Predicted 3D model of RNase P RNA and transfer RNA as a complex of 537 nucleotides. Rfam match: Bacterial RNase P class A.

[in-house]
């Protein structure tokens, strides 16, 4: 020096001339006259988005409904505000934002696209270790009869199994074609070893699809980038197989990666996230540990709801008081199980006529009305918001509704031109906006300008 | 000053559990007609006033701005 962030402050100053509105004061031709002296718009007076004060409405009484707000603590008359804190997001930081209770009380909604969208779901895929299903191949049975042997059963002729021998039968092959020889036991069932394919099954790892798929992660290590973490990705090195070259040393390429297993998968281990308890630290939100649990509980309450707090309506055109005028008239509801008493309804309470339409009459004054949660300075308490004390002041009050205009220096900004600079000049601009009973707030508009801390980065020392 | 309400197409107006916006006139085009009109068939329409949250997703839900539109006083 650049670029930002936070607080707070101003938002033109001076003289002159001429005018308004209040007020005191003096003056007379007493008249909303004159003359004087003093005041005289804002940080948002603004939108009326919250709060409260005052005032009325019946004592402003109960419920229901409606409505507001919504992490914890505090401040305050009151607040949706403020001020400290906790969380979550952004930013490299100063620091900014946040309507941040409950989705394992309940109902609903999640279009389009996908296999599935909340009681999860197999479209493309993967395994099928069990069970079944097909083959191929070995083994046994398997057709008769008749002997022996053995066991069993029967009182008995007998039957029943097992075993082992011969005949027959049956087919099929050879060849010296004989009733020769050698082989083999068909459908059909048992077991049993391999291969298939996927029917049950299993996974949720891949593709895909959407805002969202019902938790993540998985050798060890330098870096860079991602991700809330565990961790992943690029590089690069180091382990483990396995292949190819090489005599070897050892170079190259694939694979793999926590354990399991047919593949996986909380099915084990271990970390991260979640939840549960417990412990310690805080008044609390809430944060640390520790142990436990395979995970159950997707997402939206500015969807209805559910919890918790608060809220009675209406507004100076509320309201009070004097005066002026006029037709206290026409019509219509309801009328004591009614009306009505401003409030959505009902209960309680008052009153007893009353309530709407049209019509008619004034459109004057006073008052509410500006002293008030007040400024301003000082001390004290408190991180702050604020708060108590103690001095000092008195600071607009109009009502078709003042608070202005014009000149003239000064400062301010741009932009011309003149100078090497410091300057010097000439023109031109100077926002948003304007009290209306009063206050605290918020949000919204704003030319230009000061201050003060604090942050990145870059340059000299 | 006070309270209350509306904003969707060129006019008038719908538009509900938020799911991607429509009707009538009116405009363009063509048909019939000597030509108009009327009729008949076809069409084209949008910053849903604007900004911002909230949600996957906003004409609808919330917040702030912006423009228009309505009502009020007193006496009996």
């Nucleotide at each position: 020096g650049a670029a930002g962030c936070u607080g707070g402050c101003c938002g033109g100053g001076c003289a002159g001339u001429c005018g308004c509105u209040g007020u005191g004061c003096a003056a007379c031709u007493c008249g909303c006259u004159u003359g004087u002296a003093c005041a005289g718009a804002g940080g948002a007076a603004a939108g009326u988005c919250c709060g409260g004060g005052c005032u009325c409405c019946g004592c402003a009484g109960a419920g229901c409904a409606g409505g507001a707000u919504g992490c914890c603590g505090g401040u305050u008359a009151a607040c949706g505000a403020c001020c400290g804190g906790a969380c979550g997001c952004c930013g490299c930081g100063a620091g900014g934002c946040g309507a941040u209770g409950g989705a394992a009380a309940g109902u609903g909604c999640c279009a389009c696209a996908g296999a599935g969208a909340a009681u999860a779901g197999u479209c493309u895929g993967c395994c099928g270790a069990u069970g079944g299903c097909c083959g191929c191949c070995g083994c046994c049975c398997g057709a008769c009869u008749u002997c022996g042997c053995g066991g069993c059963c029967g009182c008995g002729a007998g039957g029943c199994c097992g075993c082992a021998a011969a005949g027959u039968c049956u087919c099929g092959c050879u060849c010296u074609c004989g009733u020769a020889g050698c082989g083999a036991g068909a459908a059909g069932g048992g077991c049993g070893u391999c291969g298939g394919a996927u029917c049950a099954g299993g996974c949720g790892a891949u593709g895909g699809u959407g805002a969202a798929a019902c938790g993540g992660u998985g050798c060890g290590u330098g870096u860079c980038c991602c991700g809330c973490a565990a961790g992943g990705g690029g590089c690069g090195c180091g382990g483990a197989c396995g292949g190819u070259c090489g005599c070897a040393a050892g170079a190259c390429c694939g694979u793999c990666c926590g354990g399991g297993u047919a593949a996986g998968a909380g099915c084990c281990c271990a970390c991260c996230g979640c939840g549960c308890u417990u412990c310690u630290g805080g008044u609390a939100a809430c944060a640390g540990a520790a142990g436990c649990g395979g995970c159950a509980u997707g997402g939206c309450a500015a969807a209805c709801c559910c919890c918790a707090u608060c809220c009675g309506g209406a507004g100076c055109a509320a309201g009070a008081c004097c005066a002026a005028a006029u037709a206290g008239g026409g019509g219509g509801g309801c009328a004591a199980u009614a009306g009505c008493g401003c409030g959505g309804c009902u209960c309680g309470c008052g009153c007893u006529g009353u309530c709407c339409c049209c019509g008619g009459g004034u459109a004057g004054g006073u008052u509410g009305c500006u002293u008030g949660a007040g400024c301003c300075g000082g001390c004290a308490g408190g991180u702050a918001a604020c708060u108590g004390c103690c001095g000092g002041c008195c600071c607009a009050g109009a009502u078709g509704a003042a608070u202005g205009a014009c000149u003239g220096c000064c400062g301010g900004a741009a932009u011309g031109c003149c100078g090497c600079a410091a300057g010097g000049u000439a023109u031109u601009c100077g926002a948003c906006a304007g009290a209306a009973c009063c206050c605290g707030g918020c949000u919204u508009a704003c030319a230009g300008g000061c201050c003060a801390g604090c942050u990145u980065c870059u340059c000299u020392c | 000053g006070g309270g209350g309400g509306a904003u969707u197409a060129g006019c008038u107006c719908a538009g509900u559990u938020g799911g991607u916006a429509g009707a009538g006139c009116a405009g363009c085009g063509g048909a019939c007609u000597c030509u108009u009109a009327a009729u008949c068939c076809g069409u084209u329409u949008g910053u849903c006033g604007c900004g911002a949250g909230u949600u996957c997703g906003a004409c609808c839900c919330u917040c702030g701005c912006a423009u228009c539109c309505c009502c009020c006083a007193c006496c009996a």